Small-subunit ribosomal RNA, 3' major domain from a Microcaldota archaeon, 477 nucleotides, folded computationally. The full RNA is in RNAcentral, with records from SILVA.

[in-house]
Context: one part of a larger RNA
RNA sequence: UGGCGGGGGAGCACCACAAGGGGUGGAUGCUGCGGUUCAAUUGGACUCAACGCCGGGAAACUCACCAGGAAAGACAGCAGAAUGAAGCCCAGACUGAAGAUCUUGGCCGACAAGCUGAGAGGUAUUGCAUGGCCAGCGUCAGCUCGUGCCGUGAGGUGUCAGGUUAAGUCCUGCAACGAGCGAGAUCUCUGCCUACAGUUGCUAAUUACCCGGAAACGGGGAAUGCACUCUGUGGGGACUGCAUGCGUUAAGUAUGAGGAAGGAAGAGGCGACGCUAGGUCAGUAUGGUCCGAAUUUCCUGGGCCACACGUGGCAUACAAUGGUGGAGACAAUGAGUCCCAACGCCGAAAGGCGAAGGUAAUCCCAAAAACUCCACCCAAGUUCGGAUUGGGGGCUGAAACUCGUCCCCAUGAAGCUGGAAUCCCUAGUAAUCGCGUGUCAUCAUCGCGCGGUGAAUAUGUCCCCGCUCCUUGCACA
Numbered sequence: 001u002g003g004c005g006g007g008g009g010a011g012c013a014c015c016a017c018a019a020g021g022g023g024u025g026g027a028u029g030c031u032g033c034g035g036u037u038c039a040a041u042u043g044g045a046c047u048c049a050a051c052g053c054c055g056g057g058a059a060a061c062u063c064a065c066c067a068g069g070a071a072a073g074a075c076a077g078c079a080g081a082a083u084g085a086a087g088c089c090c091a092g093a094c095u096g097a098a099g100a101u102c103u104u105g106g107c108c109g110a111c112a113a114g115c116u117g118a119g120a121g122g123u124a125u126u127g128c129a130u131g132g133c134c135a136g137c138g139u140c141a142g143c144u145c146g147u148g149c150c151g152u153g154a155g156g157u158g159u160c161a162g163g164u165u166a167a168g169u170c171c172u173g174c175a176a177c178g179a180g181c182g183a184g185a186u187c188u189c190u191g192c193c194u195a196c197a198g199u200u201g202c203u204a205a206u207u208a209c210c211c212g213g214a215a216a217c218g219g220g221g222a223a224u225g226c227a228c229u230c231u232g233u234g235g236g237g238a239c240u241g242c243a244u245g246c247g248u249u250a251a252g253u254a255u256g257a258g259g260a261a262g263g264a265a266g267a268g269g270c271g272a273c274g275c276u277a278g279g280u281c282a283g284u285a286u287g288g289u290c291c292g293a294a295u296u297u298c299c300u301g302g303g304c305c306a307c308a309c310g311u312g313g314c315a316u317a318c319a320a321u322g323g324u325g326g327a328g329a330c331a332a333u334g335a336g337u338c339c340c341a342a343c344g345c346c347g348a349a350a351g352g353c354g355a356a357g358g359u360a361a362u363c364c365c366a367a368a369a370a371c372u373c374c375a376c377c378c379a380a381g382u383u384c385g386g387a388u389u390g391g392g393g394g395c396u397g398a399a400a401c402u403c404g405u406c407c408c409c410a411u412g413a414a415g416c417u418g419g420a421a422u423c424c425c426u427a428g429u430a431a432u433c434g435c436g437u438g439u440c441a442u443c444a445u446c447g448c449g450c451g452g453u454g455a456a457u458a459u460g461u462c463c464c465c466g467c468u469c470c471u472u473g474c475a476c477a
């Protein structure tokens, strides 16, 4: 100087507690992992920080694994070669299929994989040789430097103390005075106002037209217009600025006014010096090592999907705040040309046959669902729950047996709220409801987004688990 302590002090955090809300742990299914099995069930990752992770939803491909079959050595040297090299081919055999090989024969005309080196290639090895990228510490507030001063020196001081802050944030004091990285600010989105712009967006006013109506008026598309909404660009707006109290007259803090917004407005992006020999040689790059006619490349088929079992994450439930049938209403983000497809017809449905429009503020995906209204169910393993299985049918694709998905009929399992334990969450949040998209020929209970409905509790603490700072002890370095 660090590290550690079931030493002390100060502070902080729903990856801590408290007060609450919802789960997991029990059931079934999906998915990952372990184990076992297997010809192979390719490999990596293992507390937080491995386990719906490697964008890893694998039918072939992917693919690295297994079984079988085939291909292939730039360049140099040696043996070989007009007594015909390499290559190509009919028929038969072999074969999953192959002039790949073999038998017999033919075509052609100059090189040559038999040997030695040397390559190409390698998802072979080493992440403990590396780059790059990423994760965690870290939703942290630290890490340093110049000069000066102190100490023989390692080093200390500054960076400490009293307040304060989300913050080494700021104020005051002080042998320190300044400075840098980080924090903050800068950047993006959302929320308010405003100017400009007006098509593909909008339609208040005006004008006719159509439908209903006696009329008033209601509905529809159009012109007109840019008022409004919206979209886009540029400005403004929030600064403890104002008032009062507390505080040292400070930094600040509490309450209030005005305001769309108030004390970091909300959300994101941005991640210091470093450490963990953290993860990745299987994204790419790359040193070393190895294989090199196989550890290279291609093909056919299988496997990654096995199944006494254990486990992580999620989905669906166990019902009446519900289920079923019918009717009605309201979104946002996005995607679309080998694509999205209105609409019409066929089908009970999945779907099929035609087909306008759309390279998109134009057309389309598109139905939002929870919700509201009406009706039934009446406490039951049920009109709850939907696993499993049987039958029939559709779609994608060359191909759904291993091993896809959808529809219909039938079947109708476990499950009546889950032990010890444990996870997430403080507001448009949790919970709940659907929608879009990525992957994608097909397949979403996954990831990433989007909106709808919309709580309870706390406004505290350091008791548990941790983190930061100061201080102290040390048989530690």
Base pairs, nucleotide, nucleotide: 001477002476003474004473005472007471008470009469010468011467012466016461017460020425021424022423023422024421027316028315029314030313031312032311033310034309035307036306043054044053065302066301067300068299069298070297071296075117076116077115078114080111087107088106089105091103092102093101121291122290124289125288126287130285132280133279134278135276136275137274142181143180144179145178146177147176148157149156150155160173161172162171163170187268188267189266190265192236193235194234195233196232197231198230201226202225206223207222209220210219211218212217239262242256243255244254245253246252318418322377323376324375325374326373327372328371334365336363339358340357343354344353345352346351384415389410390409391408392407393406394405395404431453432452433451434450435449436448437447438446